[in-house]
Context: one part of a larger RNA
């Protein structure tokens, strides 16, 4: 993991609330007793209970009572319209109470045959080094002391795969040969040493050269069994159908934030019929937002002016006075700002009111609830960084609980809400080259394959438009030719001759020509412009906006991905087509509610209210029920029913089994790291 089997709202008692049956201002028996066809069922039993009367702590008073000095207020009552027993349903409450699951607590009791540590008694430790004390003998010395040889055999002493005892690295090995091994390579190996058998002490106890170590594969408190169904505001599970309504993820409170109470939202169910509630139109209100505005208040905030006022600095022998690029106020000009600014002031909202239109939707009582972690969009803000598929509010919309079609693929976008059938039609969004259902026409414009991703910025891409100066008395562009004299102005300067720099920048001839536009030379030289003339002959220069490109555009898988491809099949305008959905229509079925009427409406759905039903076991009755001329199971089949499901035949099976009405439950499985079996 498959497959079968089991597997989880029971059941008692009290309370509420509903529906259904009895009696009824009453209704009920309980123990217990008599009978009887005796696990049971009639009769009895007036003790109690609950209703009819309430108030008060009582006493006690009563349609009133309390309180109170009260004939007062206030407060609970009455005026008010039935209960009670019993069955059956739903919640509740006490019980293990929808079922599994802790990790833990106590009690009692079993464990040192493992393992730590003590006692008592035994056993072991090849072989080699190494040479402490001591002693003895030389030499030394007055003796000591010290030297030197030699013998001695000390050690938590040395090497050692003796045995044993340990376990450093490394590779194996990891459903293993093993629930700690293997191989190779290591440490101790006469000692706090290894080690056999005996004993001893135990669970908050023991033992511990201390590691929270061990104490039978089990240790920050063993193991058994019992308290025990411990408790679990927590995860998980929780079983047939089909119809009808359908939330929430939010306030306030909580030792409270992933838990509960109260409302709120939802559902049944009963009642209330009007100035109830709902839509849309108008009419009438109040507001201080959004804008706007500030010489209209408080505050912010630039810059200029003033013969302005006060400080301050400077000048000034004093006094007057003057300057002043310093504060700080004032007036003036010009131009701002503001969630806790307002002279001002919409739209929406919201309250009212009018007549319409819908028809009980509202409201009140009663009975079940789930929710109370919510998300994304789009407008208005807070916070952040005008950051985040951020976070916190509002208004609304979707998802949640929403299928279809669109966006490639894509909960929360766009468009649309699935009652079922049809090989019928018509839209929506967003499509109409080919993958792929449908397409043509006009007019522009784009050449980037832009289309099909982007920003400040940048550029004689290109349309298009508006303007300004020029222009047949001939422009712009090219081309020819002319550019001169005074003069090499003057100054500086080695030099300064248009063209280092400083000054002025005259005047002549002239169609025109600078006291020189740039190249250039040491300084001239040279070339070039301005300026004119001719040739040509029709437009030429700028500016400004506007459409469609272009650059800006270098990164981490194709992939800033539908493909193929298109010059449209690209883009803007614009007509008339067509495709396209479970939307809309047609036909034809259901079902609920309506309605005189197959007349009209509805029927998407999670949590969850609510209604209707199928199946299994047994049990009462029923069918003078089936059944060896074959019961239940099994198994195959094109039957029925809206669906749980129910026939029927055939074949297997071999003894039992069923309609119908009722009753009663060990009544329905896929999921629980389910339980047990098979495979």
């Nucleotide at each position: 993991g498959c497959c079968g089997a089991c597997g989880a709202g029971u059941u008692a008692u009290c309370g509420u609330u509903c529906a259904c049956g009895g009696c009824a201002a009453g209704c009920c028996u309980a123990a217990g007793g008599u009978c009887c066809u005796a696990c049971g069922g009639a009769c009895u039993g007036c003790a109690g209970g609950c209703g009819a009367a309430g108030g008060g702590a009582a006493a006690c008073c009563g349609a009133g009572g309390c309180u109170g000095a009260a004939c007062a207020g206030g407060c609970c009552g009455c005026u008010u319209a039935a209960g009670u027993c019993g069955u059956g349903g739903g919640c509740g409450a006490u019980a293990g109470a929808c079922c599994c699951g802790a990790a833990a607590c106590c009690a009692c009791g079993u464990g040192a045959u493992c393992u730590a540590c003590c006692c008592a008694u035994g056993g072991g430790c090849a072989g080699g080094u190494u040479g402490a004390a001591u002693g003895a003998a030389g030499c030394c010395u007055a003796a000591c002391c010290g030297c030197u040889u030699c013998a001695g055999g000390a050690g938590g002493a040395c090497c050692g795969c003796u045995a044993g005892a340990c376990g450093u690295g490394a590779c194996c090995g990891u459903u293993g040969a093993a629930a700690a091994g293997g191989u190779c390579u290591g440490u101790c190996g006469u000692g706090a040493c290894c080690u056999g058998u005996g004993g001893g002490g135990a669970g908050g106890a023991g033992u511990a050269a201390a590691a929270g170590u061990c104490u039978a594969a089990u240790c920050a408190a063993a193991c058994g069994u019992g308290g025990a169904g411990a408790u679990a505001u927590c995860u998980g599970g929780u079983a047939c159908u089909c119809c009808u309504c359908g939330a929430a993820a939010u306030a306030c409170c909580u030792u409270u934030u992933g838990g509960g109470g109260u409302a709120g939202c939802c559902u049944c169910g009963u009642g209330c019929u009007a100035u109830a509630u709902c839509a849309a139109a108008c009419c009438g209100g109040g507001g201080g937002u959004a804008g706007a505005g500030c010489u209209a208040c408080u505050g912010a905030a630039u810059g200029a002016a003033g013969u302005c006022a006060g400080g301050g600095g400077c000048c000034c022998g004093c006094a007057a006075g003057g300057c002043u690029g310093c504060c700080u106020g004032c007036u003036u000009c010009a131009a701002u700002c503001a969630a806790a600014c307002u002279c001002c002031g919409a739209a929406u909202a919201c309250c009212g009111g009018u007549g319409u239109g819908a028809g009980u939707u509202c409201c009140a009582c009663g009975g079940g609830a789930g929710u109370a972690a919510g998300a994304c969009c789009u407008g208005g803000g807070g916070g952040g960084a005008u950051a985040a598929c951020c976070u916190c509010c509002u208004a609304g919309g979707u998802c949640a609980a929403a299928a279809g079609g669109g966006a490639a693929a894509c909960a929360a976008c766009c468009c649309u809400g699935a009652u079922c059938g049809c090989c019928g039609g018509c839209u929506a969004a967003g499509g109409u080259c080919c993958c792929a259902a449908a397409g043509a026409g006009u007019g522009u414009c784009u050449u980037a394959g832009u289309u099909a991703u982007a920003g400040a910025g940048g550029a004689a891409g290109u349309u298009u438009u508006a303007u300004u100066u020029c222009u047949g008395u001939g422009a712009c562009a090219g081309c020819c030719a002319g550019g001169a004299u005074g003069u090499u102005g003057g100054c500086u300067u080695a030099g300064a001759a248009g063209c280092a720099g400083c000054c002025a920048c005259c005047a002549u001839u002239u169609a025109a020509a600078a006291a020189g536009u740039g190249c250039g030379u040491a300084a001239u030289a040279g070339c070039u412009u301005a300026c004119u003339g001719g040739c040509c002959g029709a437009g030429a220069a700028g500016u400004a906006a506007a459409g469609c490109g272009c650059c800006g555009u270098a990164a981490a898988u194709g992939a800033a991905c539908g493909g193929g491809a298109a010059u449209a099949a690209g883009a803007c305008a614009u007509u008339c087509a067509c495709c396209g959905a479970a939307g809309c229509c047609g036909c034809g079925g259901g079902u609920u509610c309506u309605u005189a009427a197959u007349u009209g409406a509805a029927c998407g759905g999670u949590a969850g209210a609510g209604g209707a039903g199928c199946g299994u076991u047994g049990c009462u009755g029923u069918c003078a029920g089936c059944a060896u001329u074959g019961a239940a199971g099994g198994u195959u089949g094109a039957u029925c029913g809206a669906a749980a499901g129910a026939a029927c035949a055939g074949c297997u099976g071999g003894a039992g089994c069923g309609u119908c009405a009722g009753c009663a439950a060990g009544u329905g499985c896929g999921u629980a790291u389910g339980u047990c079996g098979g495979c």